Model confidence (mean pLDDT): 78 of 100. Two RNAs folded together computationally: RNase P RNA and transfer RNA, 412 nucleotides in total.
RNA sequence: GCAGUUCGUUAGACGAUCGCUUGCCUGAAAGGGUAAGAGGAAAGUCCGGGCAGCGUAGGAUAAUGACAGUUGCUAACGGCAACCGGGGGCAACCCUAGGGAAAGUGCCACAGAAACAAAACUACCCUGUAAAAGGGGCAAAGGUGAAAUGAGUGGGGUAAGAGCCCACAGCGUCGCAUGGUGACAUGCGGAGAAGGUAAACCCUGUCAGCUGCAAGGAGAUCGGCAUAAAAGAGCUAUCCGCUCGUCGGUCGUCACCCGCUUGAUCCUAAGAGCAAUCUUGGGGCUAGAUAGAUGAUCGUCCACGACAAAACCCGGCUUACAGGCGAACUGUCCAA
RNA sequence: GGCUCUUUAGCUCAGCUGGUAGAGCAGUGGAUUGAAGAUCCACGUGUCCCCAGUUCGAGUCUGGGAGGAGCCACCA
Repeated sequence: GCAGUUCGUUAGACGAUCGCUUGCCUGAAAGGGUAAGAGGAAAGUCCGGGCAGCGUAGGAUAAUGACAGUUGCUAACGGCAACCGGGGGCAACCCUAGGGAAAGUGCCACAGAAACAAAACUACCCUGUAAAAGGGGCAAAGGUGAAAUGAGUGGGGUAAGAGCCCACAGCGUCGCAUGGUGACAUGCGGAGAAGGUAAACCCUGUCAGCUGCAAGGAGAUCGGCAUAAAAGAGCUAUCCGCUCGUCGGUCGUCACCCGCUUGAUCCUAAGAGCAAUCUUGGGGCUAGAUAGAUGAUCGUCCACGACAAAACCCGGCUUACAGGCGAACUGUCCAA
Repeated sequence: GGCUCUUUAGCUCAGCUGGUAGAGCAGUGGAUUGAAGAUCCACGUGUCCCCAGUUCGAGUCUGGGAGGAGCCACCA
């Protein structure tokens, strides 16, 4: 120099004028002044929590749903980190829904003799025949198919063959030893041959009550039924336990107030840890609307500006995204 | 804002436990008719919304995305 990998960051800048939302100050009021005012995804609503109501959400069994290597992190998670196993790449590095198919059941279309049940189309061998047909043996070879009984190479063996036998190599499994917290790795030894599919049913283990801020909070009065031992009701079912009167009408409020933004919060420094993350000290307050503000115009400059915009709040995941900037690393070429 | 359902031929819809996708109406051609309608016969019709994955194989199973529709109110 070229090619590439990973991570982080930014999301036009400055000034003027006119507006909008909220807080505070001032004023009797009208008004005036002052401060602050979208995002990394505010999005999809896919997970997990807080919070609220349903019964302070309790126990057992079942059903339903989700998840699935190990260890750790976390309020929690189906998330994250590190590692193990598998796959890809020369490498940096990337991908991985990764329990069980020797518990059982189902499925494997077409083709093919046969689709996991024992069977045998061509071929081979023995027999048989004038030649066929037929009877028997074999499962190596051919052919079909995504997949063919599921251990390759060489040798022996045989009528012909075949893990039928032997040697070496491979495979999973069991036991032991060593290393590791562990998944697992390495070595030695034993017996061995179980097709695929669980993002099919299922089995094993773990977890989960339901509904969502349009959750929810703040009245008066009349009538029907019932009056506790029962029956009945109470947001999956049954049992236990617990709680309770229930149903309907009328008036008023017409969307105001609370929930609503100080929070598993942000910034920074030190420390622990490979990391996710945690601990301690210091500092900060940074939208809160309810038809819904965060804008418009003008001027100057540049590389001419992407995806998109709060609606109870957080932690993640996923998806969308023009361009710019920075850091670390890998391969290769050239020069010294 | 939240919750739920849905997408297959031009339209309305089927499609079970994955195996090469159908029905009715509509359309096209022919027969019949003087002509048309009705009737009869024949025929075609697909990015199964899109992108990945699982599988030998996906409309169907799994994940992600897009479009459409419906419901829920401060009334206790």

It holds a member of the Rfam family "Bacterial RNase P class A". From the family's description: Ribonuclease P (RNase P) is a ubiquitous endoribonuclease, found in archaea, bacteria and eukarya as well as chloroplasts and mitochondria. Gene Ontology terms of the family: tRNA processing, ribonuclease P activity and dimeric ribonuclease P complex. By type it is a ribozyme.